[in-house]
RNA sequence: GGCGAUGUAGCUCAGUUGGUUAGAGCGAACGGUUCAUACCCGUUAGGUCAUCAGUUCAAGUCUGAUCAUCGCCA
Numbered sequence: 001g002g003c004g005a006u007g008u009a010g011c012u013c014a015g016u017u018g019g020u021u022a023g024a025g026c027g028a029a030c031g032g033u034u035c036a037u038a039c040c041c042g043u044u045a046g047g048u049c050a051u052c053a054g055u056u057c058a059a060g061u062c063u064g065a066u067c068a069u070c071g072c073c074a
Base pairs, nucleotide, nucleotide: 001073002072003071004070005069006068007067010026011025012024013023019057028044029043030042031041032040050066051065052064053063054062
């Protein structure tokens, strides 16, 4: 340099044919339980869906460019 894949919560990942409010587990904070800790249970917080543009009544989802990571080729 060329080709391809991936990018969603602090971490690991779902998200169907574009459709009304974006989710799970772990983690965090708080509470319950206990003499106490752990385990367990509950509640709450936590999101620029990588960035910028485009299409559309409507985009995490479709299109283009850019950025980052990984793989293959040279």